[in-house]
Context: one part of a larger RNA
RNA sequence: UUGGGCGUAAAGCGCGCGUAGGCGGCCUGGUAAGUCUCACUGUGAAAGCCCGGGGCUCAACCCCGGGAGGCCAGGGGAUACUGUCAGGCUGGAGACAGGCAGAGGCUGGUAGAAUUCCGGGUGUAGCGGUGGAAUGCGUAGAGAUCCGGAGGAAUACCUGAGGCGAAGGCGGCCAGCUGGGCCUGAUCUGACGCUGAGGUGCGAAAGCGUGGGGAGCGAACAGGAUUAGAUACCCCUGGUAGUCCACGCCGUAAACGAUGGGCACUAGAUGCCGGGGGGAACGACCCCUUCGGUGUCGAAGCUAACGCAUUAAGUGCCCCGCCUGGGGAGUACGGCCGCAAGGCUGAAACUC
Numbered sequence: 001u002u003g004g005g006c007g008u009a010a011a012g013c014g015c016g017c018g019u020a021g022g023c024g025g026c027c028u029g030g031u032a033a034g035u036c037u038c039a040c041u042g043u044g045a046a047a048g049c050c051c052g053g054g055g056c057u058c059a060a061c062c063c064c065g066g067g068a069g070g071c072c073a074g075g076g077g078a079u080a081c082u083g084u085c086a087g088g089c090u091g092g093a094g095a096c097a098g099g100c101a102g103a104g105g106c107u108g109g110u111a112g113a114a115u116u117c118c119g120g121g122u123g124u125a126g127c128g129g130u131g132g133a134a135u136g137c138g139u140a141g142a143g144a145u146c147c148g149g150a151g152g153a154a155u156a157c158c159u160g161a162g163g164c165g166a167a168g169g170c171g172g173c174c175a176g177c178u179g180g181g182c183c184u185g186a187u188c189u190g191a192c193g194c195u196g197a198g199g200u201g202c203g204a205a206a207g208c209g210u211g212g213g214g215a216g217c218g219a220a221c222a223g224g225a226u227u228a229g230a231u232a233c234c235c236c237u238g239g240u241a242g243u244c245c246a247c248g249c250c251g252u253a254a255a256c257g258a259u260g261g262g263c264a265c266u267a268g269a270u271g272c273c274g275g276g277g278g279g280a281a282c283g284a285c286c287c288c289u290u291c292g293g294u295g296u297c298g299a300a301g302c303u304a305a306c307g308c309a310u311u312a313a314g315u316g317c318c319c320c321g322c323c324u325g326g327g328g329a330g331u332a333c334g335g336c337c338g339c340a341a342g343g344c345u346g347a348a349a350c351u352c
Stems, first nucleotide, its partner, number of pairs: 003324004007306002012320001014202004021195003025089007033082002035078004040074003049067007092192001093189003096185005104178007111155001116150007126137002163170002207249006216243002221238004260319006268297012301308002325352003334345004
């Protein structure tokens, strides 16, 4: 390679958009490239193969004659499927109209609680911290308490196994701008679709560059403890970068459902979220039903087991990515990217 696989054994790209390519709904007609067919034609060197005969004493080997031969090319025929051309359709897809929910995104503004700091009042000896302490703070008046002020960051309750987003992720309130989704109707387009190598964009935290900001927290660092020691974990007192903002980089993660995307099909039960329809008696409650989402349990089936089970890990089809014993190693080398840190791609010797 063929194959077999990818939730946990090796293996789903972190997630979108999308190029080439691959794949592609229903009906009718043309064509006949693929496909099928022919006792048609050509080609199919020699050797080899099969049949017959012959030569070395036989055989192997060799010689002569005849035959067969896939594929290929041309021609005739078939037209179900695929392709292609033409026409049509509405169920896929999209648009439109009317509604709906939401921490979806961006920008600006604004509110209250709390911490810290500053000023002032009251007031006096402690406060703080721990397993216990000490470092630390405090008679230069701390802590406590009241009033005033400054500043930064985050938004208690509501809050939910709740919602939104492709993922990362998103949470006070208000306004503006803006993306997506769901439901109902069936008005329009008429297959316009799915996937997606390359490519391109987004992408937590930490980190980097320039400038700002800095309340709390807090790597590093200092001190106190702990300990036989303790250049540590955990604890305490401090505390720089950082955490925050703007702009520009980085491009990683247990980026996880450790489960790629799409479509179809295959028992049910029950909770929650958003919408539609119906019933009874107006109704928010109740019952039935339907579409979308999100959980739990469970049948068949699947699974090595665990478990999965209409949100599949079941049954199928299409497309992409990936795996192929452990270590060496996500290393070396090279290339590309990055300011750097490093990232992406990614071996071998050797060894078990």

The part of an RNA shown here (small-subunit ribosomal RNA, central domain) has 352 nucleotides and comes from an uncultured bacterium. The RNAcentral record of the full RNA draws on ENA and SILVA. It matches the Rfam family "Bacterial small subunit ribosomal RNA".